[in-house]
RNA sequence: CAAGACAAAGCCAAACCUGUCGCAAGGCAGGGACGGAAAGCCACGGGUCUUGAUGAGACAGCCGGGUUGCCUUGA
Numbered sequence: 001c002a003a004g005a006c007a008a009a010g011c012c013a014a015a016c017c018u019g020u021c022g023c024a025a026g027g028c029a030g031g032g033a034c035g036g037a038a039a040g041c042c043a044c045g046g047g048u049c050u051u052g053a054u055g056a057g058a059c060a061g062c063c064g065g066g067u068u069g070c071c072u073u074g075a
Base pairs, nucleotide, nucleotide: 001074002073003072004071011036012035016031017030018029019028020027021026034061040067041066042065044064045063046062047059048058049057050056051055
C1' cells in the first nucleotide's frame, strides 16, 4: 500500500423483554443474539421516519462520502 477467507485474538449487538427519558420517530442502561470486517465516529449528499410542521427533530444496523482504528493475508 492492497485485499478480506465457511479463518481469527479481541470487539460490537438486531428482534424481543425490563427500567428510564422523550408528544413521537427514537435515545440511554441491563438482559438477549439476528447479524457485522468498521454494526467505531461525523447528518456532508441522497433516502426513510416523527412532530407542536415556512419550523424543529430521529435513524451512522438504508446507500454513498469523510475520518480513525484491530486482526489476517499478500506485496
Molecule: c-di-GMP-I-GGC riboswitch aptamer
Organism: Desulfobacterales bacterium